[in-house]
């Protein structure tokens, strides 16, 4: 900086420095902010990866034991899935759904005969953030 993949509705200080901006970009809307933003430090959350345990299922192996190619039971290996802990293991996160927004489709409502604008909810794309593998 490109590709693939899973996640993004939950969770996280009333601390220290700092000093006016801040919610990715582009506009717009809505928040946050001197009752102190951003940044730093230190806490704290969470478990995508790593590590450790315990565990269920599947093959492998070894051991006796019954009985004959068979059955059930110890250990131990691995693959796979489930639980849990993580402080001095990597990251990430700590307002509001990824703060709303755009594009497709579907059901509502709009609607007391059609029927439009507009509206709501679900789904799926598009951008984006993070892991986590690869060029």
């Nucleotide at each position: 900086u490109u590709c693939u993949u899973a996640u993004c509705a939950a969770g996280a200080g009333a601390g220290g420095c700092g000093g006016a901006g801040g919610g990715a970009c582009a506009a717009g809307g809505c928040c946050c902010g001197a009752u102190g933003a951003a940044g730093c430090c230190c806490g704290g959350c969470a478990a995508c990866c790593g590590u450790u345990c315990c565990u269920u299922a599947c093959a492998g192996u070894u051991c006796g034991g019954a009985a004959a190619u068979u059955c059930a039971g110890a250990a131990u290996u691995g693959u796979a899935g489930g639980a849990a802990a993580u402080c001095a293991g990597g990251u990430g996160c700590c307002a509001a759904u990824u703060c709303c927004u755009c594009c497709a489709g579907a059901a509502c409502c709009g609607a007391a005969g059609c029927a439009a604008a507009g509206g709501u909810u679900c789904u799926g794309g598009c951008a984006g953030a993070u892991g986590a593998g690869a060029g």
This is a predicted structure of a 135-nucleotide RNA (SAM riboswitch aptamer (S box leader)) from Paenibacillus tyrfis. It matches the Rfam family "SAM riboswitch aptamer (S box leader)". Rfam's curators write: The SAM riboswitch is found upstream of a number of genes which code for proteins involved in methionine or cysteine biosynthesis in Gram-positive bacteria. Rfam links the family to the GO term regulation of gene expression. The model forms 97% of the base pairs in the Rfam consensus. Taxonomically the source falls in Paenibacillus (Bacteria, Bacillati, Bacillota, Paenibacillaceae).